The RNA shown here (Guanidine-I riboswitch aptamer) has 110 nucleotides and comes from a marine sediment metagenome. The sequence is in RNAcentral, with records from MGnify. Its mean pLDDT, the model's own confidence on a scale to 100, is 83.
RNA sequence: AUAGAUAGCUAGGGUUCCGGCUCGCCUUUUCACAUGAACUGGCCAGUGUCUGGUCCGAGAGCCAUCGACCUUCUCCAGAAGGUUACACGGCGGGAUAAAAGCCCGGGAGA
Numbered sequence: 001a002u003a004g005a006u007a008g009c010u011a012g013g014g015u016u017c018c019g020g021c022u023c024g025c026c027u028u029u030u031c032a033c034a035u036g037a038a039c040u041g042g043c044c045a046g047u048g049u050c051u052g053g054u055c056c057g058a059g060a061g062c063c064a065u066c067g068a069c070c071u072u073c074u075c076c077a078g079a080a081g082g083u084u085a086c087a088c089g090g091c092g093g094g095a096u097a098a099a100a101g102c103c104c105g106g107g108a109g110a
Base pairs, nucleotide, nucleotide: 004066005065006064008062009061012056013055017053018052019050020047021046022045024043025042026041029038030037031036067084068083069082070081071080072079073078086106088109092104093103094102
């Protein structure tokens, strides 16, 4: 500091949707038959202090492609090889259903 761009993935993240679990109501079947119990399905509510699927997801994570630059070769259109380093970090705010290593942000500060 103009320290490149994009896809995929991961660490991480929460809770719209799906699933899980709990409560309540209705319900199927079985058992019991004094009240009930278990089970099947549905609806409502709660729960992310539910491993999950979907979802979000890194500047300082991985990987790939493209780009940029350098060298060599060369039939002058390209090919091959290489470089693309380093990077501690709040508080606060913002988006989405919500949160976050997302965005503000390689910001403030060190």